[in-house]
Formats: sequence, structure tokens, C1' cells
RNA sequence: GGGAUUAUAAUUUAAUGGUAAGAAUAUCCGGUUGUCAACUGGAAAAUAUGGGUUCAAGCCCCAUUAAACCCG
Repeated sequence: GGGAUUAUAAUUUAAUGGUAAGAAUAUCCGGUUGUCAACUGGAAAAUAUGGGUUCAAGCCCCAUUAAACCCG
């Protein structure tokens, strides 16, 4: 330099172009317990960036960025 792939919460991940982006672990606030753990109720937290298509984009298209891979 060329090719193909991936990017969603702190982490692991789900979501056929159509409701308010769902869950687990972790974090925080309660309940339970003599205390911790466990259990249990709740809360906060995410679509890499910029454009485009569309009535509607996490999903489709383009560019960029980053990661890992193949070729040279």
C1' cells in the first nucleotide's frame, strides 16, 4: 500500500428498517441479617465520528477513526 471483518452501558452481549435500544455481571440506594456474604426491591448508565438514503436508521450506503486478521 491492497483486501476482507468488527465497533451498542464500566465489562460481556441482544435487537427483521417501525413502541420508550433489552438483559447479565459490576456500581449506587433500600429491605432482610447481630455483621459480612447470599437473597430480594429499585436507580443510574450505551448505538465509534461525520455525512447520505428513507415517512422512519443500532440496522442500508459513503468517508474518517480505532482494533484484530490476510496478502505484498
About this RNA: This is a predicted structure of a 72-nucleotide RNA (transfer RNA) from Acanthella acuta. The sequence is in RNAcentral, with records from ENA. The coordinates come from a structure-prediction model, not an experiment, and the mean pLDDT is 80. Rfam family: tRNA. It is annotated as a transfer RNA.